[in-house]
């Protein structure tokens, strides 16, 4: 060069066009002499760019970037 897979809260992932979810973490409260376990809540997220569609994480191009083959 040329081919292919993968990108979703801090981390591990789920979602095959119709309100983005879990798990573990972080914070507050509840419990407890005090910690730690245990309840309850809160915050946080579709790599970026354009299409297609009434609507796109999802479907098509293309940039980035990480892994695998080939040469």
């Nucleotide at each position: 060069g040329c081919g292919g897979g993968c990108a979703u809260g801090g981390u591990u992932u789920a979602g095959u066009g119709g309100u983005a979810g879990a798990a573990c973490g972080u914070c507050a409260g509840c419990c407890u002499u005090c910690c730690a376990a245990g309840c309850u809540g809160a915050g946080g997220g579709u790599a970026c760019g354009a299409g297609u569609u009434c609507g796109a994480u999802u479907c098509u191009c293309g940039u980035u970037g990480c892994c695998c083959g080939c040469u």
Predicted 3D model of a 71-nucleotide RNA (transfer RNA) from a Clostridiales bacterium.
Rfam family: tRNA. It is annotated as a transfer RNA. Rfam links the family to the GO term triplet codon-amino acid adaptor activity. About the family: Transfer RNA (tRNA) molecules are approximately 80 nucleotides in length.
The coordinates come from a structure-prediction model, not an experiment, and the mean pLDDT is 83.
The sequence is in RNAcentral, with records from ENA.